Model confidence (mean pLDDT): 85 of 100. Predicted 3D model of a 74-nucleotide RNA (transfer RNA) from Candidatus Nanosalina sp. J07AB43. The same sequence occurs in records of 6 taxa. The RNAcentral record of the sequence draws on ENA and Rfam. It matches the Rfam family "tRNA". The family's RNA type in Rfam is transfer RNA.
[in-house]
RNA sequence: GGGCUCUUAGUUCAGCCUGGCAGAACGUCUCCCUGGCACGGAGAAGGCCCUGGGUUCAAAUCCCAGAGAGUCCA
Numbered sequence: 001g002g003g004c005u006c007u008u009a010g011u012u013c014a015g016c017c018u019g020g021c022a023g024a025a026c027g028u029c030u031c032c033c034u035g036g037c038a039c040g041g042a043g044a045a046g047g048c049c050c051u052g053g054g055u056u057c058a059a060a061u062c063c064c065a066g067a068g069a070g071u072c073c074a
Base pairs, nucleotide, nucleotide: 001073002072003071004070005069006068007067010026011025012024013023020057028044029043030042031041032040050066051065052064053063054062
């Protein structure tokens, strides 16, 4: 220098192909349960979806450029 994959909640990841209310598990907080803790049950908070631009009525999703990580080739 080039090819490919990845970037979404505190963590690990779905969702992207086929545009239409942003999700799961774990974790955190509150309540119930217990003499108390753990387990279990109920609920809540937590995201400008890596950045900028474009297309569109509408973009996490499509297009372009950039940044970062991994991997392969040189």